[in-house]
RNA sequence: AGUUUGAUCCUGGCUCAGGAUGAACGCUGGCGGCAUGCCUAAUACAUGCAAGUCGUGCGGUCGCCUUUGGCGACAGCGGCGGACGGGUGAGUAACGCGUGGGAAUUUACCCCAAAGUGAGGGAUAACCUGCCGAAAGGUGGGCUAAUACCGCAUAUGGUCCAGCACUUUUGUGAUUUUGCUUAUUUAACUCGAGCUCAGAUAACACCUGGUUUCGAAAGUGGAUAAGACGACAAAAUUGCAAAUGUGUUGGAUUAAAGCUUUUAGCGCUUUGGGAGAAGCCUGCGUCCGAUUAGCUUGUUGGUAAGGUAAUGGCUUACCAAGGUUACGAUCGGUAGCUGGUUUGAGAGGAUGAUCAGCCACACUGGAACUGAGACACGGUCCAGACUCCUACGGGAGGCAGCAGUAGGGAAUUUUUCACAAUGGGCGAAAGCCUGAUGGAGCAAUGCCGCGCGCAGGAUGAAGGCCUUCGGGUUGUAAACUGCUUUUAUGAUCGAUGAUUAUGACAGUAGGUCAUGAAUAAGGAUCGGCUAACUCCGUGCCAGCAGCCGCGGUCAUACGGAGGAUCCAAGCGUUAUCCGGAAUAACUGGGCGUAAAGAGAUGCGUAGGUGGUAAAUCAAGCGAAACGUGAAAUCGUGCGGCUCAACCGCACGGCCGUGUUUCGAACUAAUUUACUAGAGAAUAGUUGAGGUAGCUGGAAUUCCCGGUGUAGGAGUGAAAUCCGUAGAUAUCGGGAGGAACACCAAUGGCGAAAGCAGGCUACUGGACUACUUCUGACACUGAGGCUCGAAAGCGUGGGGAGCGAACGGGAUUAGAUACCCCGGUAGUCCACGCCGUAAACGAUGGAUGCUAGCUGUGGGGAGUAUCGACCCUUUCCGUAGCAAAGCUAACGCGUUAAGCAUCCCGCCUGGGGAGUACGGUCGCAAGAUUAAAACUCAAAGGAAUUGACGGGGACCCGCACAAGCGGUGGAGCGUGUUGUUUAAUUGGAUGAUAAGCCUAGAACCUUACCAAGGUUUGGCAUCCUCCGAAAUUUGCCGAAAGACGAACGUGCCUUCGGGCCGGAGUGACAGGUGAUGCAUGGCCGUCUUCAGCUCGUGUCGUGAGAUGUUGGGUUAAGUCCCGCAACGAGCGCAACCCUUAUGGUUAGUUGUAUUUCUCUAACCAGACUGCCUCGGUAACGGGGAGGAAGGAGGGGAUGAUGUCAGGUCCGUAUUUCCCUUACACCUUGGGCUACAAACGCGCUACAAUGGCCGGUACAAAGGGCAGCCAACCCGCGAGGGGGAGCAAAUCCCAUCGAAACCGGUCCCAGUUCGAAUUGCAGGCUGAAACCUGCCUGCAUGAAGUUGGAAUCGCUAGUAACUGUGGGUCAGCACACCACGGUGAAUACGUUCCCGGGUCUUGUACACACCGCCCGUCAUACCAUGAAAGUUGCCAACACCCGAAGUGUCGCUUUUGCGAUCCUAAGGUGGGGGUGAUGAUUGGGGUAAAGUCGUAACAAGGUAGCCGUA
Repeated sequence: AGUUUGAUCCUGGCUCAGGAUGAACGCUGGCGGCAUGCCUAAUACAUGCAAGUCGUGCGGUCGCCUUUGGCGACAGCGGCGGACGGGUGAGUAACGCGUGGGAAUUUACCCCAAAGUGAGGGAUAACCUGCCGAAAGGUGGGCUAAUACCGCAUAUGGUCCAGCACUUUUGUGAUUUUGCUUAUUUAACUCGAGCUCAGAUAACACCUGGUUUCGAAAGUGGAUAAGACGACAAAAUUGCAAAUGUGUUGGAUUAAAGCUUUUAGCGCUUUGGGAGAAGCCUGCGUCCGAUUAGCUUGUUGGUAAGGUAAUGGCUUACCAAGGUUACGAUCGGUAGCUGGUUUGAGAGGAUGAUCAGCCACACUGGAACUGAGACACGGUCCAGACUCCUACGGGAGGCAGCAGUAGGGAAUUUUUCACAAUGGGCGAAAGCCUGAUGGAGCAAUGCCGCGCGCAGGAUGAAGGCCUUCGGGUUGUAAACUGCUUUUAUGAUCGAUGAUUAUGACAGUAGGUCAUGAAUAAGGAUCGGCUAACUCCGUGCCAGCAGCCGCGGUCAUACGGAGGAUCCAAGCGUUAUCCGGAAUAACUGGGCGUAAAGAGAUGCGUAGGUGGUAAAUCAAGCGAAACGUGAAAUCGUGCGGCUCAACCGCACGGCCGUGUUUCGAACUAAUUUACUAGAGAAUAGUUGAGGUAGCUGGAAUUCCCGGUGUAGGAGUGAAAUCCGUAGAUAUCGGGAGGAACACCAAUGGCGAAAGCAGGCUACUGGACUACUUCUGACACUGAGGCUCGAAAGCGUGGGGAGCGAACGGGAUUAGAUACCCCGGUAGUCCACGCCGUAAACGAUGGAUGCUAGCUGUGGGGAGUAUCGACCCUUUCCGUAGCAAAGCUAACGCGUUAAGCAUCCCGCCUGGGGAGUACGGUCGCAAGAUUAAAACUCAAAGGAAUUGACGGGGACCCGCACAAGCGGUGGAGCGUGUUGUUUAAUUGGAUGAUAAGCCUAGAACCUUACCAAGGUUUGGCAUCCUCCGAAAUUUGCCGAAAGACGAACGUGCCUUCGGGCCGGAGUGACAGGUGAUGCAUGGCCGUCUUCAGCUCGUGUCGUGAGAUGUUGGGUUAAGUCCCGCAACGAGCGCAACCCUUAUGGUUAGUUGUAUUUCUCUAACCAGACUGCCUCGGUAACGGGGAGGAAGGAGGGGAUGAUGUCAGGUCCGUAUUUCCCUUACACCUUGGGCUACAAACGCGCUACAAUGGCCGGUACAAAGGGCAGCCAACCCGCGAGGGGGAGCAAAUCCCAUCGAAACCGGUCCCAGUUCGAAUUGCAGGCUGAAACCUGCCUGCAUGAAGUUGGAAUCGCUAGUAACUGUGGGUCAGCACACCACGGUGAAUACGUUCCCGGGUCUUGUACACACCGCCCGUCAUACCAUGAAAGUUGCCAACACCCGAAGUGUCGCUUUUGCGAUCCUAAGGUGGGGGUGAUGAUUGGGGUAAAGUCGUAACAAGGUAGCCGUA
């Protein structure tokens, strides 16, 4: 920095950017320098090499030669070295390592010093000879030498014993002194007084200084005396004992080797010292686990002995019973330790390759020998596993040395050169040996350096990519011109490392010359974090991804391309570590609600912390000095390789630790005091504090008796239930258990849990007041003890009411529930367990400090009063507000969540899980302690805005109610679904689709189907060629169209051409093809609901709030008042149209005699203006006048937004798709089908009616391809006819129909109703079969008022009734208009639906059509249990027991035997820890499933916690 949310703040995890690596993998790869290179199998190893040397220690053998001799080589004896160097990290949690100390030791070779080196002896290998064996090897006999071996002499010395002297230390005993108290004295200091001198003053006095005399309360030091003389401390003296060291005397014992080139050198022996090396002891430091709490018998100590180089239980015997541990023993796991390395600002964290120091190991285990040194990497013995040889009898071996091989693994090099240098071994030396080492080789493994060219070069070339088609970009990049040569290649010289000589590296580094841009660039990334963007392909596919997340047809996120960015001989990825992470917080976090205060204290142990004053001390603390803290590394400076890496030098540092000295503020310690903390005494007070006993009344239930009769009880409604065998009700009497109304409270008490009728006894605490006492006695408190609601458990009682389980009745889709009737445990008591609760103030305890105000409980004081109140004040408790401050916010706020100190407990993402396993406790239930694997990128807190609620308040609407009329049933019309079909084109689908698009499908329309045709196309632009065009016409055909024929030659002109037609060519046309989820525009809906916002200011960390809320009012966010708001915008209203009244003017075609009516234009009128009542106002109620009254009626007008609502088939339009077809033309068919369902309508079912006859009254429209009059014909539809009219004139149209009047019908499937069907006609139109409308005659179906449900309407409205228009050739029950007749009802807002405002809750934000829980089913994953099975580990008991040391015995031999101990092995029962296991338990994840709906709103029974 990213990521939880719609947004916000916080908490909190996850992730990224940085650095590092002994790395690995992918792609790529020019050079050089310096480094580094099996992290895994301490797995197994072929082959070669890695430790030898000395003839100046010895006897021999062999060879050669220049042969009295010389030179050289070699097996053996002998010496020194093989304990170094080199490798590895298995083991080890330890004196192993680091650091600092120490005493009881050894030391070959080396150095220094002292002394000596005399005289002898016996063997043996080699060799010769014999034998055994496959071999390895062994063995008998014989000869010989030494610096090999053994005595003797000597003893400067060494060692041992004894004596003496001295020094030092330790232990123990004794004595003395000091300390403590009292008194005296002395000295100094201090004070006072006096004398005197000096200064000062005119002088005196005062004052200052000096000298001297006298005196002194208290204090300090010294001295003296007396007391005390207990304990403790210190000092001194001294006795005894032990030890150490030195010196000395005596005794015992103890050495030696020679060689040579011989003035000398190298050796040998003894002793002392040194240097370096090694062994031992010790303070401190050194990982994790308590789900490891006790461990230990040589164990702890002592004495004695043994043993060792040396101390020591190191070993043995005996004695004692110790030792260790919560400051973590023992046990288990892991691990070599360190200097350092890496990261980090640091503190820290991680790590321990290379280099250096220490340790450990050498196939595994055990053991000793030799030696100065080993319990020995390239030595020995034994056992084991493995490999090899074998004649089967026996033998051999040990790369964790350098190379190398196999194996393992993601992964780690050559079977190289040389001893030239440095170092090591041997040697007198020459020299030999040295896989130590020096070099080379391989590897981009890392670090560092260099290069792949430099300069010019615009027509901004070509090509690529993109494009808005103009251009942009690649890009000065290239080409081209000029220049240079690091590197490369070739040639030629050529170091340092070496000293007089000797060079593996190596003809290397380097120098010079020549050739020639010549030989040399890739990787990753480009959505955000994070620098860098476009096109194409793909279409939740393929894929990407570190986190968030991309991909479902317009992907900067996949793949490719172009471009860009970052690094660069590398670049990325993976793994690991640190950082960021203040995310374990020492520096530097938290715990009311986010994770987190144990249920509670009485207490209280260890521990931690601790009031005031003084003295001492010096542990902590501070300072100084001296050691130590290896080198390398690190820092700084300087220097050497051309620079750098690298290397060298100097200084610093390594922050640690030891010793000594000094200081004394603070802490600790010791001592002495004090009273403010704490406690005690005295006098009072309050209280459901606790325990035990006694006792009271009301009520419920039951029993008995009386009265009394049919119900009672219960519920939303019922039923089960009780009751005629007498209930309920009521009266009287009785029994029994449990709980205590009123008082009663935000009240009181208690540590918490908790405690309530009254009285008594015993008892705990708190508070107040006054003084007195003790003198820090205090606070907290790990473990530990105790208390601890309810439920539950055990034993014994008790049992009225209530009441898990259970039974029954209801409810329900179900109802193992909620409701009802019953009812057992239990609830109650006693005793004993359990030990948990949302045991909560979700707030540990203690102390101090920091404004106030108001109640209330218990005390005190003051004032006042006769007294009690009141009032003031104070202490302790308990509540409500609130300043500062704190807090993420909410909130807390002297009862802190403020400011500080001390102590304890607890937390570290969500889930898994408070679970598993193990332990402890419990009778059980279970409690407590308490993980991991796996999984997710969140989980969470507070607050905000919305939305929602079967939350609340207020308000509105034909929303309900009150009414009127319908739909739903019938027939028909029409639309839709479904089905059918070649096609039944397509769209619209709850409200917001369904008489909708479609204001009118026979052709056309038409998009669909079949068939026949066309291909630059019917239409647009451009190019080329030809021709005027047009007209007439033949033939084929269903038509489209195809093939012809005739006629004809125009107009304009800038003379190029254009208008027009045909042909050709491709660019293109065309598409009712897809996407309304890419869009514009338009529309529907919420909704004509009253809302939606902004600027500035203010408040808030912020999202946001305020304004816009509140009190009223309105149809209205309409207006008024108030207010941290003040204003403004879009909406509301108004402005517009129409209508109702009047006026003025005008008047054709209207009317006519004018008024009037009518038509039209313009005005007027209505504003709560007036009166009255209420109200602050806004406004509301009533009234007058008026045609009209509070918006007069109706219309147009539709804010921000919602539904990814509808429309790509109106048009426009992105992208995709088709292009002899998804385009275009034509004919015919289809959209009109028909089992079924739905929507919207028409006509009815009749008498408020049908039929017949008569008589009235409109408005608004339309009309020239039109309306069509009169008149004639026809029953009629209609036909003929032709006047008039582009219309206030004519026509549709005398326009009306209901209505009214008269007649008839008489309640029927009818004189209702008209469907259906037959026949005959009419009209339109090329055309009426599919498939139009109308007429006449005949036919006369269903239907008798419609289930559940549902729709419209509040007045000129509903209902009824006709008229007209658009579309249109024709077709109207639809739609749009118009008039006529003309109601009923509204108590009201409880309920249903929708909406608005405020408020509240929320786990919702895709917003309740939300979210979400559990079982079951499926798949996968990890895990627990499990009869068992099978490994591993360390102990224990017993058996057996190699080699070997020690001991004993026997023996002088290659010694043998016995014995103790022991490795390995065996047996056994336990313990720990893995793997596996039929089956089984829960958990997690998944996407679609199944069943319900537990939670979130009052979640529809409030939720939650503990328990059964």
RNAcentral holds the sequence, with entries from ENA and SILVA. Predicted 3D model of a 1508-nucleotide RNA (small-subunit ribosomal RNA) from an uncultured bacterium. It matches the Rfam family "Bacterial small subunit ribosomal RNA".